Transfer RNA from a Bacteroidales bacterium, 87 nucleotides, folded computationally. Its mean pLDDT, the model's own confidence on a scale to 100, is 80. Lineage of the source: Bacteria > Pseudomonadati > Bacteroidota > Bacteroidia > Bacteroidales. It was read from a public genome assembly.
[in-house]
RNA sequence: GGAGAGUUGUCAGAGUGGUCGAAUGAGCCGCACUCGAAAUGCGGUGUAGGGGCAACCUUACCGGGGGUUCGAAUCCCUCACUCUCCG
Numbered sequence: 001g002g003a004g005a006g007u008u009g010u011c012a013g014a015g016u017g018g019u020c021g022a023a024u025g026a027g028c029c030g031c032a033c034u035c036g037a038a039a040u041g042c043g044g045u046g047u048a049g050g051g052g053c054a055a056c057c058u059u060a061c062c063g064g065g066g067g068u069u070c071g072a073a074u075c076c077c078u079c080a081c082u083c084u085c086c087g
Base pairs, nucleotide, nucleotide: 001086002085003084004083005082006081007080010026011025012024018070027045028044029043030042031041032040046061047060048059049058050057051056063079064078065077066076067075
């Protein structure tokens, strides 16, 4: 230099135009069980902004930026980074 794959919540990881801020697992928090733990079961759990006494409501965010579309994590362009192969 060329080709391909990838980047999603704290981590892993599915989702390939709409009912998806997003499955599932791990982690973490609480409760149950136990003499006490572990294991197991149940519930909860992303970040930021705005509103509310609170409960809660609402907006944005899928590596960065831009575009297509009524609608984008998903399609297109560009940039960054990671991995693999070729030279």